[in-house]
This is a predicted complex of two RNAs, RNase P RNA and transfer RNA, with 489 nucleotides together. Rfam match: Bacterial RNase P class A. Rfam describes the family as follows. Ribonuclease P (RNase P) is a ubiquitous endoribonuclease, found in archaea, bacteria and eukarya as well as chloroplasts and mitochondria.
RNA sequence: UGAGGAAGACAGGCAAUCGCGAACUGCCUCGACAGUUCGAGGAAAGUCCGAACUCCAUAGAGCAGAAUGCUGGUUAACGACCAGUGAGGGCGACUUCAAGGAAAGUGCCACAGAAACAUACCGCCUGAGUGUAGAAUAUUCUUAUUCGCAUAUCGGGUAAGGGUGAAAUGGUGAGGUAAGAGCUUACCAGCAGCCGGGUGAUCGGCUGGCUGGGUAAACCCCAUUUGGAGCAAGACCAAAUAGAAGGAUUAGCCUGUCCGCCUUGUGUGGAUAGACUUGCAGGCUGCUCGUCUGUCAACCUUCGGGUUGGUUGCUUGAGGCAUCGGGUAACCGAUGUCCCAGAUAGAUGAUUGCCACCCGGAAAGUCGUAAGGCUUUCCAGGUACAAAAUUCGGCUUAUGGCUUGCUCAAACC
RNA sequence: GGGCCGAUAGCUCAGCCGGUAGAGCAACGGCCUUUUAAGCCGAUGGUCCUGGGUUCGAGUCCCAGUCGGCCCACCA
Numbered sequence: 001u002g003a004g005g006a007a008g009a010c011a012g013g014c015a016a017u018c019g020c021g022a023a024c025u026g027c028c029u030c031g032a033c034a035g036u037u038c039g040a041g042g043a044a045a046g047u048c049c050g051a052a053c054u055c056c057a058u059a060g061a062g063c064a065g066a067a068u069g070c071u072g073g074u075u076a077a078c079g080a081c082c083a084g085u086g087a088g089g090g091c092g093a094c095u096u097c098a099a100g101g102a103a104a105g106u107g108c109c110a111c112a113g114a115a116a117c118a119u120a121c122c123g124c125c126u127g128a129g130u131g132u133a134g135a136a137u138a139u140u141c142u143u144a145u146u147c148g149c150a151u152a153u154c155g156g157g158u159a160a161g162g163g164u165g166a167a168a169u170g171g172u173g174a175g176g177u178a179a180g181a182g183c184u185u186a187c188c189a190g191c192a193g194c195c196g197g198g199u200g201a202u203c204g205g206c207u208g209g210c211u212g213g214g215u216a217a218a219c220c221c222c223a224u225u226u227g228g229a230g231c232a233a234g235a236c237c238a239a240a241u242a243g244a245a246g247g248a249u250u251a252g253c254c255u256g257u258c259c260g261c262c263u264u265g266u267g268u269g270g271a272u273a274g275a276c277u278u279g280c281a282g283g284c285u286g287c288u289c290g291u292c293u294g295u296c297a298a299c300c301u302u303c304g305g306g307u308u309g310g311u312u313g314c315u316u317g318a319g320g321c322a323u324c325g326g327g328u329a330a331c332c333g334a335u336g337u338c339c340c341a342g343a344u345a346g347a348u349g350a351u352u353g354c355c356a357c358c359c360g361g362a363a364a365g366u367c368g369u370a371a372g373g374c375u376u377u378c379c380a381g382g383u384a385c386a387a388a389a390u391u392c393g394g395c396u397u398a399u400g401g402c403u404u405g406c407u408c409a410a411a412c413c
Numbered sequence: 414g415g416g417c418c419g420a421u422a423g424c425u426c427a428g429c430c431g432g433u434a435g436a437g438c439a440a441c442g443g444c445c446u447u448u449u450a451a452g453c454c455g456a457u458g459g460u461c462c463u464g465g466g467u468u469c470g471a472g473u474c475c476c477a478g479u480c481g482g483c484c485c486a487c488c489a
Stems, first nucleotide, its partner, number of pairs: 001409004006404003010400001012355007020039007027031001041385001045396002048394005053230004060289004065226005070084005085099001086097004100221002105219002107215003121162002123158006129151004134147005170188006189211001191208007234312004243303005251277002254274008262265001279295006305488003319338008356383003360379008414485007423438004432469001441455004462478005
C1' cells in the first nucleotide's frame, strides 16, 4: 500500500431568531399570557421469541395440540446470551450449524437401473446336458470311453469388474480362491467393551467381532416446557338511545315455619326458607373429567339503537452512570450519585450565519509523453436508516461515516 | 396500537403425504359461414412475490423480507 476479519463508541457541531408539547412558578389582567426546566432511537421498525401488568376462577387433572433439542453456565424468563465439544468453510485472522433417536415401528427414495433393502441384467467360475475339425486307448474299423475344446439349454456359486443413479451393502494395497468375498492381514473410517483425562459434551490408548443405505425443516419415538386473551387489557365518571329474534326456560326427596280441610293423624293440599340428588343452560377460549354460577332470571348468538367525551392504567424501572471487587466470559455484588418524553391524530421543527464531511462543475498551479493524479480558490447541491404510543429483556431487518486491535500478500529498512 | 390471512399464465382459481406446473375465460392461427357471432381443431403464454436453508430434488417443508387484504372502540 492492497485485500480481509473482529470489537467499540457516535449519529454533523456551535450561535441567533421564530415556533410546538409537558411540568412548576407568577399575576389589579387567569390568558392564543410571562418566566424557568425538560422533551425520541440504535434500531423507537418487523411483531419473531420471552416476561412484567390486567381480566377470564385461586389457573385444577388427563388427552390432543404447540414449541424446543450437543455439554456446562448466565438470567425474572426465553427459542436469547457466554464458554466449551463435535462437524463444515477459509492459507489465515476468524466464522457457520433446528447438532437427540434411522439397531421401536410406518412411509417415501421420481427418472434411470437387474436391484433402492432384499435383489443377479451383462460378466466371472462351476456341475449336468448337447455338440465336436483335436489327442489317447479299445476295437467287430466305425463306433465307444477318457481327456481337451465350445456353449442359442438347465442348475449352482459369486457383489471383485461393467453399466444406472444423488445414493449400490465400509475404502486402499497384499495374500487367498474354481471364481470371488473382512475369507485373512496392514493402515484408515465406523461400532462395542475396558483403562485414563475432563463436572460434562467428549478426547487419548488398548482389545474385540468384522459393518446394519438415505430421509425425522416425513409421520413418529424419547426428554423438557407449555391455560387463554391482550393497555382497543382492565377500573371509574359523564352524555345519549329502542329494542327485536333465536337457544333454554327440569323433576324428585328431606327438614323447619305459615295457611286451608276433616278423618285430629308420624294425615293431606298449598305457600315459603334451607340442604341434597338429577336434568338443562352458561363460565373455566380444542375434548373429557372436575369445579363454579343460574334455573326468579341471568347468560349465549344474531340484528338493530346511542356516543365518537373525560379520568385512571401511565411511566421510579429485573432504571441509568461512575468506582471497587468476584468471574475466562455472559453476568453478579457493594458503595456513591442522578431522575432522564408521556403526546392522544398524536409535540421535539424551521430559517440564517460560521465550521466539519461528501458529491458535481469551473478556473489556476504542479507532476506526467499521454490517459490521468495532487493542491488551492469559487459556485451549486447534499449530510444515512428512520420517529415514541403500557413497560422491559432479546432476536431479526434497514442504515452513514469514524476509531482501535488482528490476519494475509507485496515492496522497503 | 393489537390479532389474523393471502400472493401460481393477461384475469379468476386448482395443485393432498416433495418427483418435469394445470383448468376455465381472454388473446393468436386454422376450419365452418356470403360475413360476423356461436361451435370445432391447434399452438403460444409461468422469475409459482423475493432471498436463504433442509433434501439427490422445493410451488409444496423451515427461516427472513416485500406487497396486499380482513377483524378488534365504548354505553345501554
The coordinates come from a structure-prediction model, not an experiment, and the mean pLDDT is 77.